[in-house]
RNA sequence: AGAGUUUGAUUUUGGCUCAGGACGAACGCUGGCGGCAGGCUUAACACAUGCAAGUUGAGCGCCCCGCAAGGGGAGCGGCAGACGGGUGAGUAACGCGUGGGAAUCUACCUUUUGCUACGGAAUAACUCAGGGAAACUUGUGCUAAUACCGUAUGUGCCCUUUUGGGGAAAGAUUUAUCGGCAAAGGAUGAGCCCGCGUUGGAUUAGCUAGUUGGUGGGGUGAAGGCCUACCAAGGCGACGAUCCAUAGCUGGUCUGAGAGGAUGAUCAGCCACACUGGGACUGAGACACGGCCCAGACUCCUACGGGAGGCAGCAGUGGGGAAUCUUGCGCAAUGGGGGAAACCCUGAUGCAGCAACGCCGCGUGAAUGAUGAAGGUCUUAGGAUUGUAAAAUUCUUUCACCGGGGACGAUAAUGACGGUACCCGGAGAAGAAGCCCCGGCUAACUUCGUGCCAGCAGCCGCGGUAAUACGUAGGUGGCAAGCGUUGUCCGGAAUUAUUGGGCGUAAAGGGCGUGUAGGCGGUAUAUCAAGUCUGAUGUGAAAUCUUGUGGCUCAACCACAAACGUGCAUUGGAAACUGAUAAACUAGAGUGUCGGAGAGGUAAGUGGAAUUCCAUGUGUAGCGGUGAAAUGCGUAGAGAUAUGGAGGAACACCAGUGGCGAAGGCGACUUACUGGACGAUAACUGACGCUGAGGCGCGAAAGCGUAGGGAGCAAACAGGAUUAGAUACCCUGGUAGUCCACGCCGUAAACGAUGAGUGCUAAGUGUUGGUGCCGCAGGGCAUCAGUGCUGAAGUUAACGCAAUAAGCACUCCGCCUGGGGAGUACGGUCGCAAGGCUGAAACUCAAAGGAAUUGACGGGGACCCGCACAAGCGGAGGAGUAUGUGGUUUAAUUCGACGCAACGCGAAGAACCUUACCAACUCUUGACAUACCAGUGACAACCCCAGAGAUGGGGCCUUCCCUUCGGGGACACUGGAUACAGGUGGUGCAUGGUUGUCGUCAGCUCGUGUCGUGAGAUGUUGGGUUAAGUCCCGCAACGAGCGCAACCCCUAUUGCUAGUUACCAUCAUUAAGUUGGGGACUCUAGUGAUACUGCUAGUGUAAGCUAGAGGAAGGUGGGGAUGACGUCAAAUCAUCAUGCCCCUUAUGAGUUGGGCUACACACGUACUACAAUGGCUAGUACAACGGGAAGCGAAGCCGCGAGGUGGAGCCAAUCCCAUAAAGCUAGUCUAAGUUCGGAUUGCAGUCUGCAACUCGACUGCAUGAAGGAGGAUUCGCUAGUAAUCGCAGAUCAGCAUGCUGCGGUGAAUACGUUCUCGGGUCUUGUACACACCGCCCGUCACACCACGAGAGUUUGUAACACCCGAAGCCGGUGGUCCAACCAAGUUUACUUGGAGGAAGCCGUCGAAGGUGGGAUGGAUGAUUGGGGUGAAGUCGUAACAAGGUAACCA
Repeated sequence: AGAGUUUGAUUUUGGCUCAGGACGAACGCUGGCGGCAGGCUUAACACAUGCAAGUUGAGCGCCCCGCAAGGGGAGCGGCAGACGGGUGAGUAACGCGUGGGAAUCUACCUUUUGCUACGGAAUAACUCAGGGAAACUUGUGCUAAUACCGUAUGUGCCCUUUUGGGGAAAGAUUUAUCGGCAAAGGAUGAGCCCGCGUUGGAUUAGCUAGUUGGUGGGGUGAAGGCCUACCAAGGCGACGAUCCAUAGCUGGUCUGAGAGGAUGAUCAGCCACACUGGGACUGAGACACGGCCCAGACUCCUACGGGAGGCAGCAGUGGGGAAUCUUGCGCAAUGGGGGAAACCCUGAUGCAGCAACGCCGCGUGAAUGAUGAAGGUCUUAGGAUUGUAAAAUUCUUUCACCGGGGACGAUAAUGACGGUACCCGGAGAAGAAGCCCCGGCUAACUUCGUGCCAGCAGCCGCGGUAAUACGUAGGUGGCAAGCGUUGUCCGGAAUUAUUGGGCGUAAAGGGCGUGUAGGCGGUAUAUCAAGUCUGAUGUGAAAUCUUGUGGCUCAACCACAAACGUGCAUUGGAAACUGAUAAACUAGAGUGUCGGAGAGGUAAGUGGAAUUCCAUGUGUAGCGGUGAAAUGCGUAGAGAUAUGGAGGAACACCAGUGGCGAAGGCGACUUACUGGACGAUAACUGACGCUGAGGCGCGAAAGCGUAGGGAGCAAACAGGAUUAGAUACCCUGGUAGUCCACGCCGUAAACGAUGAGUGCUAAGUGUUGGUGCCGCAGGGCAUCAGUGCUGAAGUUAACGCAAUAAGCACUCCGCCUGGGGAGUACGGUCGCAAGGCUGAAACUCAAAGGAAUUGACGGGGACCCGCACAAGCGGAGGAGUAUGUGGUUUAAUUCGACGCAACGCGAAGAACCUUACCAACUCUUGACAUACCAGUGACAACCCCAGAGAUGGGGCCUUCCCUUCGGGGACACUGGAUACAGGUGGUGCAUGGUUGUCGUCAGCUCGUGUCGUGAGAUGUUGGGUUAAGUCCCGCAACGAGCGCAACCCCUAUUGCUAGUUACCAUCAUUAAGUUGGGGACUCUAGUGAUACUGCUAGUGUAAGCUAGAGGAAGGUGGGGAUGACGUCAAAUCAUCAUGCCCCUUAUGAGUUGGGCUACACACGUACUACAAUGGCUAGUACAACGGGAAGCGAAGCCGCGAGGUGGAGCCAAUCCCAUAAAGCUAGUCUAAGUUCGGAUUGCAGUCUGCAACUCGACUGCAUGAAGGAGGAUUCGCUAGUAAUCGCAGAUCAGCAUGCUGCGGUGAAUACGUUCUCGGGUCUUGUACACACCGCCCGUCACACCACGAGAGUUUGUAACACCCGAAGCCGGUGGUCCAACCAAGUUUACUUGGAGGAAGCCGUCGAAGGUGGGAUGGAUGAUUGGGGUGAAGUCGUAACAAGGUAACCA
């Protein structure tokens, strides 16, 4: 620090995901030791048991033990119990943090001063007598105090009318202290007030009656509506009050470069709470965790009458939960309470225990060790790897273990930890390694299994028979006593952007204006000092973090020191900038004066053209409409035409990227009223400005209300067409509406998809309005305000924008943060309604987008080509037959080929064989190959028997070489064992090779350069030309390659050479080129030549084109071979080869027979025909390519014929196949199912062959079917071509109507490129890229999921009103009761009265409870609504191309 993922590829926007760190964690697998730290995040759920707060006899009396000393106990009294410890429910608050403030208290501690005198009355304990189950409690009597009360004194203190008044104490003990009281200070702790900071929601906008303030009073330790009476009507709020939800706050912690974000365990500070709610008492301090009272819920005891309790203390239990420990030891240390002290108490605390929960450290050995052992795994079978790893040899002993010594913590005593840390000794490599991953991101690869199954997965995605992605193994990589997974937080994410983003098209500019608050604001001067800058002081707790040093062997950890703490407050200073104040300026803004432009607005009036309708005339059969029609109108007179009239709406030409307006928008003319802008001028004001949340106004069309109007047009609707359908497009009609007035609505793709304002930043060229200057004029120059185009810099992802910015800057407003769900739901608000504004979530996907690129495609465009169409000729489709295919059938009908580019195709030839199929019978190292052992000596051929045959049995016959004669070797057969053979079994979607096709179409690419961020482009496009990317010209391209062409073959002309088997002009000869002879000719086959737009003319820049000459041939002369990059997962595993899988007494091999030849039918390709351009009969003429020895086979003879016989000749320019046929000559047939046609069938034959039954070909005689030119549709062909005629060959024993060749005869037509098909180039659109056989939308049906509505039901929460009213404080009363003090009286202890107090009763307030109507949250609900997601469901085809009616918005 980045990476993966949208695409065919690119770039950008944008989301999702990953790599890092962290944790009070949990889960899975595994687990040696130690140190340090942490350990109920959930139920503030309920709690058994034990412990967690006591102490004091030097305050007091009593009791018990004891001889005494002394000790113990329950009480009274004192101090403590408000600390320590726990928890985070509540709390959005002066609760917390930070910094200040004044009106306060403070036990114990401390400083100072003074005092501590004299009396009194009770009471607990105890005793006696009762009640009760218990808890506990009543009465009588006795007693003490540092308990309680009074008097005195009283510096200082408090109150006060300045004179007075109020107001304290406690002793113990025995000589020294400890106490007590009053007062003033200190310290510590606490209370109160204020500034600032402190979560989310506006789908919470108004809240508030003690509320805000004042006065009097009360209350408190203390200010205060804290409380009360009266008075006033205030107070808070868009700088977010109130309400709702959530939450203890902080130091800090985690992360981050930082700014930030998240968090608030442990430790520390503060707060709050203690079963829930309320209340006070005591006290210095509480409204009190282990105190009290009341109410409530719950639990327990009970003798049913009553009682008891509160672990959110430490352990522990149940429960909840993914999940969190011992009912341990000790007060030795530190600290706390009490005590004079000894001492007691202390689950605070110090320690130990449990669990890898975390951090840190250590170990599980070290060195040497190659035959690179064995084993495993892989393998191309050679080897590679595990791997110096092991073994082996030599060492060491950390940790653990055993034995011995043994601390610091306490400098005297006292040690839970603990016989611990640590030290010494001993034995022995001994006791100690796992987890995850290995497709990319991301370090690390192979085998086997599985076969879209099982499974994996963080994202992209793997798995459908060769999975580096599943499972396993081997191996590798990573970390390591841990490793992975899950969850959460930060980071990466500049993906909420202050640092640090955006808004033309990706999400995003409000439809437009006006203007309030707010924000921002021109030039110069002076003052102030709020912001700003700077110095100082205080504070910012400690711990933490950082740095340094030190201590545990190191580290974690700990200690000390420093630094930091960006903040707040106080104070001194500066004055540039912002701000404030004062007084100025004129450049911004506005006013005035003059001038011109304009569909700016509103109202009234006027006009002509056209449509329609009405009336009348003329006039007659159609009109209208369409792609074509029909509905419709018309003989009751339409349409057409002429005249007149009515009525409504809109304003041709002018008219223009012209004008005006803020936008919406505005278009005949005239008048009235009226808004704004512009130019010139520089007289006036003097910053008066810009923007603008809310607010207010305007706002197309459609729509709504009321009242009019209604010509044309025209939703709805009707009819006619179209169509598979057509609720559409087209046509004929037609109502709302469109028009006017008034009032609503408030939205549009309200768009420049571009907010407003200001300033700055090259040019060029139009146009509208104005002004100035020059000029005789046409005009020119300058300038201001608009409106367009091109374009530099700049900018942008690109497209593009470019002074009218999307450039460079500033100010203000609005808006965006992945796609879908959704501009939906709910709530609120506006509206008459339609609906508008505001505006989510659950759920779901990994994309959704923008721009540009290359292709492909288009019922887009331009150009060009092709037997592509057209023009022609002949066919196919109808018939019969042949042949192939489908289908069906079958034991089998073997397999493959399926649009063009399968179907007379593989197959250039299925009776057996072939043959792969079926049935039956056989063989199992095999029919075939290599290797081993044993036996035999051959094998083969021949013969016999059994059998359908394979086969089995027997017979006959019988090797070669070397030799040391033992044998060995070669070959062959038989037998045996194993490796193996074999497979036309599967996969052509694992492959090689071969082939088809687009297409013999003219294309396909590369190097360097250049352009572009890039994919890519350029070149290869453009203008011409060509059969051609053929050539020329131009050009940021210059060159090159594969294709084209040429080179090759055949053919057409000819020279030369050669002259047999070919040829024959001349000479001779013959029946005959038969033979001499010839080398002229034909021909043969070698080698040359020829054609190049070379020449002429025209045209053109050129390439070239056109015409002509010459020439056998003329513009690639004709034909062939030759097939670029690639496409179709095209065809072939059955030509061959081959990976993998499968079979192995069978899916291999052999044999016999059958099948591939089946037959209702359908299709393709051919042959023969339907006849007279013909059939038949007779005669007669002319080829070429070829083939021939298991061959071609002549003459002759036989047969009607197929053929037979025969065997001359020929290994072929010699002989044979071999008569070519159409043609020509003559005759006949005469329009008919025929003298056409020949299928079918019968009989008789021929040939081949072991064998013609299934199932060959041919011959003769007889038979004589369909068929009278073939519907829709469709095929071939442009010249020696089509058509027609025969001939030959391959295969082959035999068997072509097929195939491949050959020659004979030999046409017609092409205007042309509109259309069909295919192709090429350029361009355009695209939502396609598996590329239009593409993509894709909606309803319906089914399944699942979340959500809304819903008669309601149910359960919470917080208020309000009223009722009731516990405890308790306060107030009233107090007839009842009462020891202290006072007075009086009797009299020696009583009585009465007073002061004072108390019970009881009454009242205010008051928790819980009750009733009521509303508010609000959750859950649930028959049914219902849309949404999302699902396998290849149904119906259509809306969108993407002009998507077949351009699309889209309201």
Molecule: small-subunit ribosomal RNA
Organism: uncultured bacterium